[in-house]
RNA sequence: GCGGGUGUAGUUCAAUGGUAGAGCAUCAGCUUCCCAAGCUGAAAGUUGCGGGUUCGAGUCCCGUCACCCGCU
Numbered sequence: 001g002c003g004g005g006u007g008u009a010g011u012u013c014a015a016u017g018g019u020a021g022a023g024c025a026u027c028a029g030c031u032u033c034c035c036a037a038g039c040u041g042a043a044a045g046u047u048g049c050g051g052g053u054u055c056g057a058g059u060c061c062c063g064u065c066a067c068c069c070g071c072u
Base pairs, nucleotide, nucleotide: 001071002070003069004068005067006066007065010024011023012022013021018055026042027041028040029039030038048064049063050062051061052060
């Protein structure tokens, strides 16, 4: 230099172009003498960034950044 892949909640991952969800973690309540475990609930998102297409984009297109793999 060229090609490909990945980027979504604190973390690990989902999500046919049609309300962004789950596990773990965190917080609160229940339970317990206390803790843990268990049960119930809550909070947590500019979907890496900037544009475009579309009635509507995490998803499609272009550019860009970071990381990984391959080629040279």
Transfer RNA from a Coriobacteriia bacterium, 72 nucleotides, folded computationally. Taxonomically the source falls in Coriobacteriia (Bacteria, Bacillati, Actinomycetota). The coordinates come from a structure-prediction model, not an experiment, and the mean pLDDT is 83.